[in-house]
Context: one part of a larger RNA
Order: sequence, then structure tokens, then C1' cells
RNA sequence: UUGGGCGUAAAGCGCGUGUAGGCGGGACAGUAUGUCGGGUGUGAAAGCCCAGGGCUCAACUCUGGAAGUGCGCCCGAAACUGCUGUUCUUGAGGUCGGGAGGGGGUCGUGGAAUUCCCGGUGUAGCGGUGAAAUGCGUAGAUAUCGGGAGGAACACCUGUGGCGAAGGCGGCGACCUGGACCGAAUCUGACGCUGAGACGCGAAAGCGUGGGGAGCAAACAGGAUUAGAUACCCUGGUAGUCCACGCUGUAAACGAUGGUCACUAGGUGUUGCGGGUAUUGACCCCUGCAGCGCCGUAGCUAACGCGUUAAGUGACCCGCCUGGGGAGUACGGCCGCAAGGCUAAAACUC
Repeated sequence: UUGGGCGUAAAGCGCGUGUAGGCGGGACAGUAUGUCGGGUGUGAAAGCCCAGGGCUCAACUCUGGAAGUGCGCCCGAAACUGCUGUUCUUGAGGUCGGGAGGGGGUCGUGGAAUUCCCGGUGUAGCGGUGAAAUGCGUAGAUAUCGGGAGGAACACCUGUGGCGAAGGCGGCGACCUGGACCGAAUCUGACGCUGAGACGCGAAAGCGUGGGGAGCAAACAGGAUUAGAUACCCUGGUAGUCCACGCUGUAAACGAUGGUCACUAGGUGUUGCGGGUAUUGACCCCUGCAGCGCCGUAGCUAACGCGUUAAGUGACCCGCCUGGGGAGUACGGCCGCAAGGCUAAAACUC
């Protein structure tokens, strides 16, 4: 490379937008790029193959033939592909109506709790543990009541619930704003799918500058435990956690399962919307579409399991894998303030 693969054995980029490229719905007509047929020229010689000849045979060699899968030119075919033109509506998009939700920044706002400060009551303990001690407290703590400050997070509702491409998103209100879905069939008329590069987003931790700092808490200190205890337990406690702007770009970024389309038994729960039946009662029953779950048929799978949300059956496009270690390392390049990230070997060894 071919091939075979990628849920768990090696292997799906963390996720999206999208360039080139690849692939692409129905009808008619034309064309003749690919495609197919015929003819012709060429395809040196030698070699290979076939027939015959020459060295006693053979190797070797001579003569003739065939072949040379290819290319050029000419003629022809028009189903498929491409191209051109016309056209269609089912793919895609736009429009109208309703409901629910998510995110961002700004502003406003609410209560519970912790901590701190002030004041009142009040007195000897509090705290903590397996047991203790460090610690706090007669300079009045803990407890309790009143007042105040400040930061962070939003109990109940909460759900096997909802939304988002992923990361992720929970008090309330205002403003701004994206997408999906249901219904109607009025409009455009293939406008589509995927997507190398590229660009954007991207938990936590971390970094820069400036704020903020209640609680928690790496590091650190002390007390215990222990043979030791650089830990687990306890008392403290700084970065950080929070905000603004910028950087980093990673993760068991997981469904360990790329995207789109079509097809292939059912049962059941739930969320949103629509239709119907019916009582009018929040229900209930039947049914359609969209989503989220569970069970399961065929089929698939090494098994586990998956099973209309496929890991079934097909089509198109992208990414990735190719024994273990060395190693996601070295070197080089690119990116970063740094930490480091991305790309990515070999010797050697089993």
C1' cells in the first nucleotide's frame, strides 16, 4: 500500500461556522467530457508466448507469427456520468400563529445562613475528637436578643424534568438576543449533504493588570495518630475560589459511540405542541408530530450488550488506527508572558 477496522481490545477531532474539494432529487430536449462499439495508425530491436529450423540433445541461437492490456486519428451509440437549456416540488429555505426554555452583559431587587463590628441579658466555660490536644474565653467567650457591615451561593419548587452544538445553564424583575418544535400549505425552485486547511466557542486549574474577599481552602504552621506520619483526624491559614479586561486551549471535554439521508416488529413511561371523542373537572380516552427514558423482535456482536435515539440494512463526506515498551517523549517548526500546548520520530529492547 491493499485489506480489515474505530462503544469496552489500537482507533471518532472537545464542539461548532464554513473555504477548496468530494458527493448530490423528479421530467424533457440538446451536446458528446467520462463511458461503450467499429476501423485505422502507432506501440523499435531484443525478451515473454506459439510454429518451424541450426549446433549429436539441451542451454544457446535463427526465421516467421501472435501478443503488446496503452496512445493518436476517423466513424458510430446515447442508457448512465458530466455540461447546456427549459421545467417540477417531495429535499432545503422563507412566511404566519402559539407555547416553553437557554445564554450574555448591565441595572434593580429578595429572604435564609455563615463571619465580623456595636449594644443589651448573662457566667465559666466553649470548641473539637475514636479519645484528646493545639485553639478561643474573667481584657467577659460560648449561648441569647436588638442594630449594622460585607461577600458568596440561591433551600423548598426539583423531577427518571427542561434548554443548549459542545463546554455547560437553577432566587425574582426589566432590557437585549439565538435555536428547536407544532400547525397551515401561500412563496422561492435543488438554493442540498459533508467538510482538508481556516476561523470561532471551549469545565476546572493556571497566568497578567486592577478590584473584591463572607465562607471554603492547595501551600504553610501547630495539635494529635504512628515505629515513623512530609498523610488520613483536629485548630488555624495564604494563593485561589468572586468581578472586569486579556491570556491559556486542556479533561474519564464520555453515550469512552463523527455528521447527513433512507429503510427495518412491537410494548411502556414522560415532556412540548396539534387534532378528535366526551364530560365540561385540574382529569381521562383515541390519534399525529417533535424530544427525553426503559424493555424488547429480527438482525448485529468475541462476548458484554445494541436494538426506529442501532452497535441492524444501505448511500455520501470527513477524522482516526496498524504489536508492547521507548513516547505522546527527543529534535525541528508553529503558538504561549510563563506553565505548557499542537505537530511528531528513531536507536535500542521484548
Molecule: small-subunit ribosomal RNA, central domain
Organism: soil metagenome